[in-house]
RNA sequence: UGCUAAGUGGGGAACUAGCGGUGCCCUAUACUCGCAAACCGCUCUAGCGAGACUGAAUUCCUCUUUAGAGGUUUAUCUGCUACAGCCUCUUGAUUAAUACAAUAGGUGAUGAGAGUUGGGUCCCACGCGGCAGAGUUCUGGAAACUCCGUCAGGUCCGGAAGGAAGCAGCGGUAACCAGCCUAUUCUGGGUGACGUGGAAUUGCCUUGCUUGAACCUAUUUAUUCUUCAAUGCUAUGGUAAAUACAUCGAACUAGAGGUGCA
Numbered sequence: 001u002g003c004u005a006a007g008u009g010g011g012g013a014a015c016u017a018g019c020g021g022u023g024c025c026c027u028a029u030a031c032u033c034g035c036a037a038a039c040c041g042c043u044c045u046a047g048c049g050a051g052a053c054u055g056a057a058u059u060c061c062u063c064u065u066u067a068g069a070g071g072u073u074u075a076u077c078u079g080c081u082a083c084a085g086c087c088u089c090u091u092g093a094u095u096a097a098u099a100c101a102a103u104a105g106g107u108g109a110u111g112a113g114a115g116u117u118g119g120g121u122c123c124c125a126c127g128c129g130g131c132a133g134a135g136u137u138c139u140g141g142a143a144a145c146u147c148c149g150u151c152a153g154g155u156c157c158g159g160a161a162g163g164a165a166g167c168a169g170c171g172g173u174a175a176c177c178a179g180c181c182u183a184u185u186c187u188g189g190g191u192g193a194c195g196u197g198g199a200a201u202u203g204c205c206u207u208g209c210u211u212g213a214a215c216c217u218a219u220u221u222a223u224u225c226u227u228c229a230a231u232g233c234u235a236u237g238g239u240a241a242a243u244a245c246a247u248c249g250a251a252c253u254a255g256a257g258g259u260g261c262a
Stems, first nucleotide, its partner, number of pairs: 001262003006054003009027004017043005031051005060258005070248003074244003078240005084234003090230004096224004101220007113211004118206004123198005128192002131188006138179004147172004155164003
């Protein structure tokens, strides 16, 4: 000087029987093109194909060392979030009470409250009354004939005397119709400042008697209790950051050794 070996990035997770790549992430600045993710190419010698550059060494290879970006598993603590459960704590609402006190109002020596007798309210039965409905009594009307009585006229029987049936009319009556001041029967009820008896005695009201100063309502305070909750508690997931162990691990650092041909 010219060639060749070799080199022209590495790592993590995931994927894979495994290896590498495309894709994602970290580091770095360290060739080009084609293939590639329910994939592409290989097989422990583990991308395939084509091309370009450097090129025997500080640059390639091996070992050691330095360094620790970043990733991953697990665990812990804290926060956020979802579902579920719970009422122990905290807080909110809510139910029903109790106690004293305070506030406001009201009643009260023309008697609060308490005790006691009685009565009412409440329930049942009977009776009486009342209302409503239906019926009877009563009054009036009401039968051409198939209701009754009396039957003019006329008809029939008879010699006559007299009899028979019987229409209209009149009177009464039945079915039925109308009325009903009154009387009466039956039925019914969200009927009654009614009566009698029974049941009941919690609550309310009240008379009489005894006693003699408080009582009631509302709010506040405190306590208990009921129920519903979350802002409370518990558990299980998900997620974010931090920490710890472990694991993989690049850049950077410093040495030693090895390695061609002409």
This is a predicted structure of a 262-nucleotide RNA (Bacterial large signal recognition particle RNA) from a marine eukaryotic metagenome. The coordinates come from a structure-prediction model, not an experiment, and the mean pLDDT is 79. The sequence is in RNAcentral, with records from MGnify. It matches the Rfam family "Bacterial large signal recognition particle RNA". It is annotated as a non-coding RNA gene.